Predicted 3D model of a 312-nucleotide RNA (Archaeal signal recognition particle RNA) from a Hadesarchaea archaeon. Its Rfam family is "Archaeal signal recognition particle RNA". The family's RNA type in Rfam is non-coding RNA gene. For this family Rfam cites "Towards the structure of the mammalian signal recognition particle" (Wild et al., Curr Opin Struct Biol, 2002). Gene Ontology terms of the family: signal recognition particle, plasma membrane targeting and SRP-dependent cotranslational protein targeting to membrane, signal sequence recognition. A source record names the gene ffs. Lineage of the source: Archaea > Methanobacteriati > Hadarchaeota (SeqCode) > Hadarchaeia (SeqCode).
RNA sequence: CGGCGAGCUAGGCGGGGGGCUGCCCCUCCCCUGUAGCCACAAACGGGGCUUACGGUGGGCCGAAAGUCCGGAGGCGGCGCUGGAACCGCACGCACGCGCCGUUCCUCCACGUUGAAGCCUCGUCUCGCUGGGCCGGCGGUGGCGGGGUCGCGACCGGAGGGUCGUUGGCUAACCGCCUUUGCCUGCUGAACCCCGUUAGGCCCGGAAGGGAGCAGCGGUAGGCAGGACGUCCGGCGCUGGCGAUCAACGGGGUGGAGAUGGGGGAACGGCAAACGGCGUCGGGGAAGGCGUCCACUUCGGACACGCUCGCCG
Numbered sequence: 001c002g003g004c005g006a007g008c009u010a011g012g013c014g015g016g017g018g019g020c021u022g023c024c025c026c027u028c029c030c031c032u033g034u035a036g037c038c039a040c041a042a043a044c045g046g047g048g049c050u051u052a053c054g055g056u057g058g059g060c061c062g063a064a065a066g067u068c069c070g071g072a073g074g075c076g077g078c079g080c081u082g083g084a085a086c087c088g089c090a091c092g093c094a095c096g097c098g099c100c101g102u103u104c105c106u107c108c109a110c111g112u113u114g115a116a117g118c119c120u121c122g123u124c125u126c127g128c129u130g131g132g133c134c135g136g137c138g139g140u141g142g143c144g145g146g147g148u149c150g151c152g153a154c155c156g157g158a159g160g161g162u163c164g165u166u167g168g169c170u171a172a173c174c175g176c177c178u179u180u181g182c183c184u185g186c187u188g189a190a191c192c193c194c195g196u197u198a199g200g201c202c203c204g205g206a207a208g209g210g211a212g213c214a215g216c217g218g219u220a221g222g223c224a225g226g227a228c229g230u231c232c233g234g235c236g237c238u239g240g241c242g243a244u245c246a247a248c249g250g251g252g253u254g255g256a257g258a259u260g261g262g263g264g265a266a267c268g269g270c271a272a273a274c275g276g277c278g279u280c281g282g283g284g285a286a287g288g289c290g291u292c293c294a295c296u297u298c299g300g301a302c303a304c305g306c307u308c309g310c311c312g
Base pairs, nucleotide, nucleotide: 001312002311003310004309005308006307007306008305011061012060013059014032015031016030017029018028022049023048024047025046026045037058038057039056040055066302067301068300069299070298071297072296073295076292077291078290079289080288081287086283087282089281090279091278092277093276095275096274098270099269100268101267102266103265104264105263106262107261108260109259110257117253118252119251120250121249122248123247125243126242127241128240129239130238131237132235133234134233135232137229138228141177142176143175144174145173146170147169148168149167150165151164152163153162154161155160182226183225184224185223186222187221193218194217195216196215201210202209203208
C1' cells in the first nucleotide's frame, strides 16, 4: 500500500409548490420520488432566528450513499395578462303567433226545420207541512148486582139455616158506561189467586150439609203475533206550498242574428314568464409574459474518516 472480517463515528432514512408567518421548519392542502423508518403532541399552535437542517422518544443503515454549481427536458404550483364557447347573476330594448285591452276585416261551424233577448217549468239547496215504511213506547177510568171477609140478632141435637149490615176487599161470575188502552195463541201464582170439585175425609139414623186434593174452567202476570194510539226516533221512499238559483235542459214568446274556432289589420299599454337582441359588470377554457420547481439527464467541482484482527 492492497484485500477480507469485526467494531465505531460523521452522515442518511426524501424533495418541492401553495397556504400561514416579519422570516425559517412542522402540523394543513397539492405535486412528485426512494431499497430505505416508527410513536406522540402541535392554530388559543409546536420548535427556531439567516449556522433558522422543526420538537420529544425509539429503531434501522452506515463510509456506502452523497453535497454543491451550471445547462437541457419537465410534473405541478403561484403572480400578471388574456378572455372563446358557454352560464345567465345584473341592467336595458320592446323585435316576436310574447302578454293585455279596444276597434275593424275575413273564413269555417251554428241559425227561418227559428239566433239573441224575454217569460215559464224542471234538475240542486233551504224552510214549512203531509203520506209511506221501519223501529221504540203504551195497555183507561168507573157504576150496579153477585162474591168474600168481618160484625150483630134469631133458630136448630150436629153439619148448618134465616134476617140485617152506614164496614173492609173485589182482577176472577153477570150487566152497563167510558177509553187507543183491545183481539188471538201459548204459558201462568214457592208466597200460597178465584170458581167448580169425581174419589176419599168430616157431621148425621137418614135426608142433607161442610172443608177440600187431582182434574176441569178462569184471573193477575209473562212470551209471541195482530190491530189500535202516535208522546218519540230513523229513512238508498214520496206528495204539496214557499224561497233561492251559477249552469244545463224542456216549453212558450220573439223574428235575425249570435256563440265558438281559424287567419289578418290598426291603435294603445306592459316587461312577470318564453324566444330574440344589446350593454357594462360577473363566472369562465386555451394562449402569452414572469417566477419557484419534484423527477430525469449532461458537464464540472468537492467529500469519502477512525480502531482492531488475519493474509499478501